[in-house]
Molecule: c-di-GMP-I riboswitch aptamer
This record gives sequence, C1' cells and structure tokens, in this order.
RNA sequence: GGACGAAAAAGGCAAACCUAUCGUAAGGUGGGGACGCAAAGCUACAGGGUCCUGAAACAACAGGAUAGCCAGUUACCGAA
Repeated sequence: GGACGAAAAAGGCAAACCUAUCGUAAGGUGGGGACGCAAAGCUACAGGGUCCUGAAACAACAGGAUAGCCAGUUACCGAA
C1' cells in the first nucleotide's frame, strides 16, 4: 500500500413511526425516535435500476425524486 471486517477501541450515521414545514407527487428539511449501517461520507450530468408528475397509454418522450438498490469516488480503526 492492497484486500478483508472482530462479541476490539474511539467516534459516527439513523429505517419505520410521530411531529412541524416545503412540494401536485415521488420525496426533502428541522425535532423526537432506532430498524439497521464499515462508507447509511460525498456524487443524481459516467452508467444501470426503482419511484413520481405531465401528456400519452404498460412502450417511447419530457421534467423530477432516490446514493438506506447497484455504482463512482474519498476516508477512520486494525484482530484473524
């Protein structure tokens, strides 16, 4: 340095649900809350998937959402 991920240490994130708010919606953000997570950090213009909206009619098209679906990229710790 790479790979890997422990009944390790330190620290971190936070699903559902409730609540306030923004959005036509998917969904976002704040507070509460923990199902889980070794990238559940970041990236939605590398790409694929899924979801929403429009018009349409299972498609294709346009716009949007999601990285806690895959992915890309950077990174803490160090048992086997």